[in-house]
RNA sequence: GUGACGCUGGAGAGAGGGUGCAUCAGCACCCCGCCGACGGGGAAAGCCCUUUUCACGGGGUGCAUCUCUCAGGCACACGGACAGCGGGGG
Numbered sequence: 001g002u003g004a005c006g007c008u009g010g011a012g013a014g015a016g017g018g019u020g021c022a023u024c025a026g027c028a029c030c031c032c033g034c035c036g037a038c039g040g041g042g043a044a045a046g047c048c049c050u051u052u053u054c055a056c057g058g059g060g061u062g063c064a065u066c067u068c069u070c071a072g073g074c075a076c077a078c079g080g081a082c083a084g085c086g087g088g089g090g
């Protein structure tokens, strides 16, 4: 330094409709509308290879808070990328 752990902060989006159980803002299934900051997928430039050189084409590599929404999520709570602090004394 990194990871894990502890504490703190931490956004977004329907308390949606139907059926059943419950009477609730819950659970299961279905339907419509949304979110991106658990997780996951994608790929521009560049670089490398391919070709006698170059070009074209093809292949590889290629971060993300970008992008896609599979998963997840859409009152509170939980979760939550990321950030700050912490690990001492006898």
Base pairs, nucleotide, nucleotide: 005086006085007084008083009082014032016031017030018029019028020027021026033074034073035072039070040068041067042066046061047060048059049058050057
A computed fold for a 90-nucleotide RNA from a Thermoleophilia bacterium, annotated as Glycine riboswitch aptamer. The prediction has a mean pLDDT of 81. The organism belongs to Thermoleophilia, within Bacteria. Of the family's consensus pairs, 85% are formed in the model.